This is a predicted structure of a 271-nucleotide RNA (Archaeal signal recognition particle RNA) from Asbonarchaeaceae archaeon (SeqCode).
It matches the Rfam family "Archaeal signal recognition particle RNA". For this family Rfam cites "Crystal structure of the ribonucleoprotein core of the signal recognition particle" (Batey et al., Science, 2000). Gene Ontology terms of the family: signal recognition particle, plasma membrane targeting and SRP-dependent cotranslational protein targeting to membrane, signal sequence recognition. It is annotated as a non-coding RNA gene.
NCBI's taxonomy places the organism under Archaea, Nanobdellati, Candidatus Nanohalarchaeota, Asbonarchaeaceae (SeqCode).
The gene name in the source record is ffs.

RNA sequence: GUUGGGAGUAGGCUGGAGGAAUUGGGGCCCUCUGUAACCGGAAGCCCUCAACACCGGAGCCGAAACAGGUGGAGCAGGCCCUUCUAGAGAAUGCAGCCCUGAUGUAUCCCAUCGAUCCUCUGUCCUCUGGGAUAGGGUCUGCGGUGAACCGGGUCAGGCCCUGACGGGAGCAGCCCUAAGCCGUAGAGUCUAUGUUCAGAGGGUCGCAGAGGGGAGGGGUGCAACAGGAUUACUGCACCUCUGGAAGGCCUCAUCCACCUAAACUCCCACU
Repeated sequence: GUUGGGAGUAGGCUGGAGGAAUUGGGGCCCUCUGUAACCGGAAGCCCUCAACACCGGAGCCGAAACAGGUGGAGCAGGCCCUUCUAGAGAAUGCAGCCCUGAUGUAUCCCAUCGAUCCUCUGUCCUCUGGGAUAGGGUCUGCGGUGAACCGGGUCAGGCCCUGACGGGAGCAGCCCUAAGCCGUAGAGUCUAUGUUCAGAGGGUCGCAGAGGGGAGGGGUGCAACAGGAUUACUGCACCUCUGGAAGGCCUCAUCCACCUAAACUCCCACU
C1' cells in the first nucleotide's frame, strides 16, 4: 500500500415475522420462513412503555461484520377493491320451444281408372208392429220314476185255528198305481235381446255406396311477417351465495445493491 496469508483483541452472532392471548411487552401455544450454529437459572414464568431484559455456561465468526438509513427482488398471509371464470339458488324481463293466420320457397302424397264441391241413401237414435233366440210361470199329452207300516194284487218262509182235510191274518220280495219328482212335446201368456224384417219420425262430424259436375286438393320442412299462449323446458340479462385464476392494496420471513458509521495490534510474504 483500501495487497495476500496467519495469530489475537475490541466486537458480534447462535434467529426473524405474523396470529392468538395480555392493560401492554417477552416467553410458553399456532402458522410461515431462515441458518454452520444454544443450554441452564425458570415455565402455575419474567417484566410494566427505560417493558424486547438479567446472571452463569457453551459454540462460532472476527476487523469482516453487527448496527442505522434508502432502494429493489420476494416466500407466505390478509383485504375482497377490479376483471375473468366455474358451480348453486329464487324472482323478474327478453328470446326460443308451442298454437293460429297469410306470403314466398322446397319437397312429398292423392287426382281424368275423376280431386275439392253438391244431392240422395245406408251406417246412428226414438216409437210401433211381426218374426227369431233365450228364460220364467200355467194347462194338456207322452215316457220314466215313485208308498218301511197307515194304497191295491199276489203273497215263499214263519204264525194262528183244526184229530185230519182244510181255513185265516199277513212281513219281505215281485207286479200295478195315486200325490210328488225328472225329461220331452204342444197350446196360450209374460219378460229380455251382441238378432232380423217392415212402417213412421229425427239426426248425419266421420265412413261407405249411387248420382251430378269436371280440375284441382292435401301434408310437412325452412325464411321473414302479424297475432296468441307462456305451466314446464332451453338460452341470455339482472341479483345473491360459494370456489378458482389474474391484477391491485396492506403486512412481511429472507436475500441483494448503495450510503452512513466503523475499519485496531503483532508476525510472515509480495511490491